[in-house]
Context: one part of a larger RNA
């Protein structure tokens, strides 16, 4: 100087407390461990692995296993040699890959050759093989915590200290006062994006108040630039104003205001820590393989199953289930696509078929509300599992897809010790969309809106963190 303390002081955080909903019990989905297997490819392992890499494992992917092939090889270049095309087609073996055989057959020319293509030879390959403890890049975490440093000066023999401490204040090393320190840098804040209000400009594909036309109805039409909205510009919030407290910084209350003290949300992650993670995204040093650890193909596996754990989902019901009627979004996506409408089918869907390269066309909101029924039961709760019949995608659904209909109707009556989330348009609850994608194991991930709470006395305690101080046989 740090680190540590079941030392002290001050302070903060859904850290505790208060309140709400979960997990831990059941079924299923998914990941992991373990076990099994020819293989169940590899990586990630306290917090910071475990719906993680994977934002799509039937083949492919695919790296694994079994079996069958190839050896300059899948691509490209240079040099040499040979052929004349390339391409196509056929036959045989084969699961395919591959192998064997046959067929077809260029252009320019100064006849030396050249262009192009193929075959072959030589040289350059290839490796998801090892090392993340050789590295780059990227990432997690402490932590969006308020810290981490530098120049000069001063102090100290020196390591180092001071500044950065102290008194206040703040979300903040934020600012003020004091001061052997004076300044500065990286962080904080602001500048950026979305959102909440208003004005203005512009009105098409959006809108429709007044006027006119028109319809069963409908901005449907003329038209209009008012409103909504769209998207550019601008305004607006600064403790600016008032009162109180205070030397100040600032704090408390108030006014006005759409918004008030960082308005709400996002992006943004200092010096560093964990030899943290990644050689399997990529790049790369070294080592290793080279008729194989390379490469092609078929089939299988990654989907196994006594068990254990994590994350989810569906429930256990009446604030509910079922049936009928009926209303209101936002954000996205669409041509190998979204699909109105019509017909058929109980349905998944099928057959026709208009519009739309989109503010134009398409893509059903559900919970809610109204009416009816069920009356507390393993039930009209719950839907696992299984049987049968089908639909769709795809070369192909057996291992191993999703969905539909009929039947079947398991566990489960609110869950031990323990444990998690979030402080407001939040939790809870309800649907909708997108990426990946032929299809899909999506209940996952990322977004969007609808309905919409309760509680916070307080900081004694648990956890994590910041500053000062103290002890130490630790570095």
């Nucleotide at each position: 100087u740090g680190a540590c303390g079941g030392g002290g002081g001050c302070c903060c955080g859904c850290a505790c407390a208060a309140g709400c909903g979960g997990u831990g019990g059941a079924g299923c989905a998914u990941g992991u461990g373990g076990u099994u297997c020819a293989a169940u490819u590899c990586g990630a392992u306290g917090a910071u692995a475990c719906g993680c890499g994977a934002g799509g494992a039937a083949c492919c992917u695919u790296a694994c296993c079994u079996g069958g092939g190839c050896u300059u090889a899948a691509a490209u270049g240079u040099a040499g040699u040979u052929u004349g095309a390339c391409u196509u087609c056929c036959g045989c073996c084969g699961a395919a890959a591959g192998g064997c055989g046959g067929u077809u057959u260029u252009c320019c020319u100064u006849c030396g050759g050249g262009a192009c293509a193929a075959a072959u030879u030589a040289c350059a390959a290839g490796g998801u093989g090892c090392u993340g403890c050789a590295c780059g890049g990227c990432u997690g975490u402490c932590g969006u915590c308020a810290g981490c440093u530098c120049g000069u000066g001063c102090c100290g023999u020196g390591a180092g200290g001071u500044a950065u401490c102290g008194g206040g204040u703040u979300a903040a090393g934020u600012c003020c006062c004091u001061u052997a320190a004076c300044g500065a840098g990286c962080g904080c804040a602001a500048c950026c994006c979305c959102u909440a209000u208003u004005g203005u400009u512009a009105g098409u594909u959006a809108c429709c108040a007044a006027c006119a036309g028109g319809u069963u109805a409908a901005g449907c039409u003329g038209g209009g630039g008012a409103c909504u909205c769209u998207a550019g510009c601008a305004a607006a919030a600064c403790u600016g104003c008032c009162a109180g407290c205070g030397u100040a910084a600032g704090c408390u209350g108030g006014a006005g205001g759409a918004a008030g003290g960082u308005g709400g949300g996002g992006a943004u992650g200092a010096c560093g820590u964990c030899a943290a993670g990644u050689c399997a995204g990529c790049a790369u040093g070294g080592c290793c393989c080279u008729u194989a650890u390379g490469u092609c193909c078929a089939g299988g596996g990654c989907u196994a199953c006594a068990c254990a754990c994590g994350u989810g989902u569906u429930a256990c019901a009446a604030u509910g289930g079922c049936c009928g009627a009926u209303a209101c979004a936002a954000a996205g996506g669409g041509c190998a696509g979204c699909c109105a409408c019509c017909a058929c089918g109980c349905g998944a869907g099928u057959g026709g078929g208009a519009g739309c390269u989109a503010a134009u066309c398409c893509u059903u909101a559900a919970a809610a509300u109204c009416g009816g029924u069920c009356u507390c039961a393993g039930u009209u709760c719950g839907g696992a599992u299984c049987g049968a019949a089908g639909u769709c995608u795809g070369c192909a659904a057996u291992u191993c897809g999703a969905c539909u209909u009929c039947g079947u109707g398991a566990a489960g009556g609110u869950g031990g010790a323990a444990u998690c989330g979030g402080u407001a348009g939040u939790a809870a609850u309800c649907g909708c969309g997108c990426a990946u994608c032929a299809g899909u194991a999506a209940u996952g991930g990322c977004g969007c809106g609808g309905u919409g709470a309760a509680u916070a006395c307080g900081u004694u305690c648990c956890c994590g963190g910041g500053c000062c101080u103290u002890g130490u046989a630790c570095a």